This is a predicted structure of a 108-nucleotide RNA (SAM riboswitch aptamer (S box leader)) from Algibacter mikhailovii.
Taxonomically the source falls in Algibacter (Bacteria, Bacteroidota, Flavobacteriales, Flavobacteriaceae).
The sequence was found by an Rfam model in a public genome assembly.
It matches the Rfam family "SAM riboswitch aptamer (S box leader)". Rfam describes the family as follows. The SAM riboswitch is found upstream of a number of genes which code for proteins involved in methionine or cysteine biosynthesis in Gram-positive bacteria.
The model forms 94% of the base pairs in the Rfam consensus.

RNA sequence: AUGUUAUCAAGAAAGGUAGAGGGAUUAGACCCAAUGAAACCUUGGCAACCCUUUAACUUGUAAAGAAGGUGCUACGUUCUACUCCUAGCAAUAGGAGACAGAUAACGA
Numbered sequence: 001a002u003g004u005u006a007u008c009a010a011g012a013a014a015g016g017u018a019g020a021g022g023g024a025u026u027a028g029a030c031c032c033a034a035u036g037a038a039a040c041c042u043u044g045g046c047a048a049c050c051c052u053u054u055a056a057c058u059u060g061u062a063a064a065g066a067a068g069g070u071g072c073u074a075c076g077u078u079c080u081a082c083u084c085c086u087a088g089c090a091a092u093a094g095g096a097g098a099c100a101g102a103u104a105a106c107g108a
Stems, first nucleotide, its partner, number of pairs: 003106006013043005021032003026081004044073003049069002051065005077100001082097006
C1' cells in the first nucleotide's frame, strides 16, 4: 500500500514567505484566485476519533472536559457519470443506494 469498523451534519482565521493555479483523480459543468491560488511557517481557533474524569457495566452506554496524539479551519465530499424508485410524452426534477474519496481507530 491493501484491509476492518465508524463518521462525512454543524463548527472554527489572522499574519509572514511565495507567485499561478485551486476545488482528490478522468470528462463535462459550476465556483474560487494578482483585492494574491497551491505549498510552507507562526499564532490562534473548531471539533471530540484516540484520550481524561465521573456514573453505570457482561457488552453496549451516559454526562462533563480539553493536558497530550491526529484531524480540520470558503461554498462543499460542489454537481453529473453506475443501479434502482417516483413524477413527466420528453427534456428534466426529486429520492435511495453503489462506486470513489477524506478523517480517525485497529490490524498486518